This is a predicted structure of a 76-nucleotide RNA (transfer RNA) from an Anaerolineales bacterium.
The prediction has a mean pLDDT of 83.
Rfam family: tRNA. About the family: Transfer RNA (tRNA) molecules are approximately 80 nucleotides in length. The family's RNA type in Rfam is transfer RNA.
The source organism's lineage runs through Bacteria, Bacillati, Chloroflexota, Anaerolineae and Anaerolineales.
RNA sequence: AGGCCAAUAGCUCAACUGGCAGAGCACUCGUCUCCAAAAUGAGAGGUUGUGGGUUCGAUUCCUACUUGGCCUGCCA
Numbered sequence: 001a002g003g004c005c006a007a008u009a010g011c012u013c014a015a016c017u018g019g020c021a022g023a024g025c026a027c028u029c030g031u032c033u034c035c036a037a038a039a040u041g042a043g044a045g046g047u048u049g050u051g052g053g054u055u056c057g058a059u060u061c062c063u064a065c066u067u068g069g070c071c072u073g074c075c076a
Base pairs, nucleotide, nucleotide: 001072002071003070004069005068006067007066010025011024012023013022019056027043028042029041030040031039049065050064051063052062053061
C1' cells in the first nucleotide's frame, strides 16, 4: 500500500427477505431470611462507531471516514 471481517444496553452477543431493537450476566427495587447469600418476581438501561445517500420506511442496502482484528505485498 491492497484485500477481507467486525463495531448494537455497563459486559458478552442475537435481530430471518428493509417493516414496533431483544436475550444472558451485571445493576436497582420487592418476596424470602434474625441478617446476608442463594433462589424467585419486577424494573431501569440504546444517537445500532461517525458523516452523507437510496427508500413511504434502514441495525439491515450504497458511499466516504474512524477504531480493532486477519491475510497478502513493498522498503529497510